[in-house]
Context: one part of a larger RNA
RNA sequence: GAUGAACGCUGGCGGCGUGCCUAACACAUGCAAGUCGAGCGGGGGCAGAAGCUGGUUUGCCAGUUUCUGUUCCAGCGGCGGACGGGUGAGUAACGCGUGGACAACCUGCCCCAUACAAUGGGAUAACGUCCGGAAACGGGCGCUAAGACCGUAUAAGCCCACAGUGCCGCAUGGCAAAGUGGGAAAAGGGUACGGUAUGGGAGGGGUCCGCGUCUGAUUAGCCAGUUGGCGGGGUAACGGCCCACCAAAGCGACGAUCAGUAGCCGGCCUGAGAGGGUGGACGGCCACAUUGGGACUGAGACACGGCCCAAACUCCUACGGGAGGCAGCAGUGGGGGAUAUUGCACAAUGGGCGCAAGCCUGAUGCAGCAACGCCGCGUGGGUGAAGAAGGCCUCCGGGUCGUAAAGCCAUAUCGAUGGGGACGAAAAACGACGGUACCCAAGUAAGAAGCCCCGGCUAACUACGUGCCAGCAGCUGCGGUAAAACGUAGGGGGCAAGCGUUAUCC
Numbered sequence: 001g002a003u004g005a006a007c008g009c010u011g012g013c014g015g016c017g018u019g020c021c022u023a024a025c026a027c028a029u030g031c032a033a034g035u036c037g038a039g040c041g042g043g044g045g046c047a048g049a050a051g052c053u054g055g056u057u058u059g060c061c062a063g064u065u066u067c068u069g070u071u072c073c074a075g076c077g078g079c080g081g082a083c084g085g086g087u088g089a090g091u092a093a094c095g096c097g098u099g100g101a102c103a104a105c106c107u108g109c110c111c112c113a114u115a116c117a118a119u120g121g122g123a124u125a126a127c128g129u130c131c132g133g134a135a136a137c138g139g140g141c142g143c144u145a146a147g148a149c150c151g152u153a154u155a156a157g158c159c160c161a162c163a164g165u166g167c168c169g170c171a172u173g174g175c176a177a178a179g180u181g182g183g184a185a186a187a188g189g190g191u192a193c194g195g196u197a198u199g200g201g202a203g204g205g206g207u208c209c210g211c212g213u214c215u216g217a218u219u220a221g222c223c224a225g226u227u228g229g230c231g232g233g234g235u236a237a238c239g240g241c242c243c244a245c246c247a248a249a250g251c252g253a254c255g256a257u258c259a260g261u262a263g264c265c266g267g268c269c270u271g272a273g274a275g276g277g278u279g280g281a282c283g284g285c286c287a288c289a290u291u292g293g294g295a296c297u298g299a300g301a302c303a304c305g306g307c308c309c310a311a312a313c314u315c316c317u318a319c320g321g322g323a324g325g326c327a328g329c330a331g332u333g334g335g336g337g338a339u340a341u342u343g344c345a346c347a348a349u350g351g352g353c354g355c356a357a358g359c360c361u362g363a364u365g366c367a368g369c370a371a372c373g374c375c376g377c378g379u380g381g382g383u384g385a386a387g388a389a390g391g392c393c394u395c396c397g398g399g400u401c402g403u404a405a406a407g408c409c410a411u412a413u414c415g416a417u418g419g420g421g422a423c424g425a426a427a428a429a430c431g432a433c434g435g436u437a438c439c440c441a442a443g444u445a446a447g448a449a450g451c452c453c454c455g456g457c458u459a460a461c462u463a464c465g466u467g468c469c470a471g472c473a474g475c476u477g478c479g480g481u482a483a484a485a486c487g488u489a490g491g492g493g494g495c496a497a498g499c500g501u502u503a504u505c506c
Base pairs, nucleotide, nucleotide: 001505002504003503005502006501007500008499009498012377013376014375015374016373017372018370019369020335025333026332027331029330030329031328034079035078036077039076040075042073043072044071045070046069047068048067049066050065051064052063053062054061055060086288087287088286095213096212097211098210099209100208101207102206105205106204107203110201111200112199113198114197115196116195118152119151120150121149127142128141129140130139131138132137158183159182160181161180162179165176166175167174168173188193214260215259216258221251222250226248227247228246229245231243232242233241263285264284265283266282267278268277269276270275290311291310292309293308294307313324314323315322316321341367343366344365345364349363350361351360352359353358381409382408383407390401391400392399393398414447417441418440419439420438424433450495451494452493453492454491455476456475457474461490462489463488464487465486471478472477
C1' cells in the first nucleotide's frame, strides 16, 4: 500500500459499488419455463339465433338439439425447456491460455439463391364405458381429428453402387461434367404466415496439433488395449474409441509413474522495473447439479427445476406400495470470527412462444438491510479580553486550556416542515423505481465527533497514584518510592464518520 474481511470503541447525510471466503451440510413454504385456438378434435360456463317438446295467464317460462361468438380446462401436435440463472466439488488435463489445422466434421431458428408441394391410407390420445388401487397411477373394450404417422407418384439438384474422363493438390485425396442402375420430399392455414429439397452465408459447436501451465526423488522405474499393424464395428467426424487376429512394442533423470495441492484466463494487488502474490465482483472457457451408473428424445443433452437403475437420507401409506432433490430467487436449521428481504415491477434492456394482441421471465430493472469499500458533504461562519468562570500546573509572581466560551452580527449545505415535481417512453397508450431526484418557500445555530497515540524507532509532557505489585509491550524493553514507558487527570500529536486491533499478500 491492499482486502469479499472480522473484532473493540464510536457513528450525521448522500452517490456508486460490494456482501456464506466455513458444511458441493440438510432443507419447511412461495415463486424461478413456458407459449401457440392463425395445426387438431373434444369437455365445461356465458351470450345470441333457429328448431322441437312440455307448461301456458298467448306476455312468456323450463328442458333439449343445432349453429355462431366469447371464455376456461385438460389432451393430441409444434416450438422452447441444451438459453438465461447457480456453484467450484472434481480436474495437473489439449482443462485452460496462445498460435495453427480439419482434403476427418455437424449446425434448429435467421439471411441469399434455385427447384418443388401430385395422390391416397391406416391409426391413436382426448372422450364414452367397465375394472383394479389407500394413493401415486394403471388396465380392457369402443369412437374420433390434424401441419401427428405411413404408402404411391414426381426429382432441377442430392445420396449410394458400377465403369471410366478431365483438371488440381499438402499423404490418405479434392473438384468438375457426362453415363447406367438403385434410393429418399412436402402441409396446410386462409392472406399476415408457414412446408420440402439442394447449394451458399452468418453465427454457434466438434475434433486434432506446437508451445506454456504448482509442489515433492524421504515417489525411479511405469504400462496388457498396454505400443503398432491388418480387417471390421461405431460416430457428424479422425482415432486402440470398441472388437477379432498378428507383431512386441510404448513412456521415463529433458523427471515417467506415484503422492499432495488446485477450476484456467482477461484481469486484480504490490513493485521504479524485473518479479512476487492472487483469480472475490465483472467478462471468456471448463466442470458439476444428493452420490454412482445409463441411455432416450432432439439441430443441439448423456440434460440443475426430463427419464431409468442402484445407494444414502427425508416424507406419505390402508404396509401392498409411493413421493422428493434450493451449487435458481428469497427464506430456515446447522457450521462459523463472519456475510442481507420469505420485497416491488415486467415501465426499460434482453430472452421463449405467438401473424398479432399478448402471455411467461426471482434474467433484468429497482427498492430494503449492513460505515463492508471508494468518493463527496456536514457537524458551522465573522466578531469578540492583556484574557470571565472553571480545570490543570506553579518557583505563588504567574502560566496554560484560549478567541476557545459567553455576548453581538450575519448565513442555511444536510436534516426536519410546507408547496411544486420529472427525464428514463424515438406515432398513440404504458413508469416498478416514486411523490424519488430536482426546484421553490418560510424559519431556527439549532439535530450531527469520535478513536488511537505521546521513552527511542515515531509527531506529541507535566502532575498525582502505584512500588518487579497492578500492569504495558511491534522491536528494544519499562515497573523493586520522585516512572514523560503502568493507571488517572490536564495538556499535546495524528487521523476523522471513522479510528484502532487481528488475519493475509506485496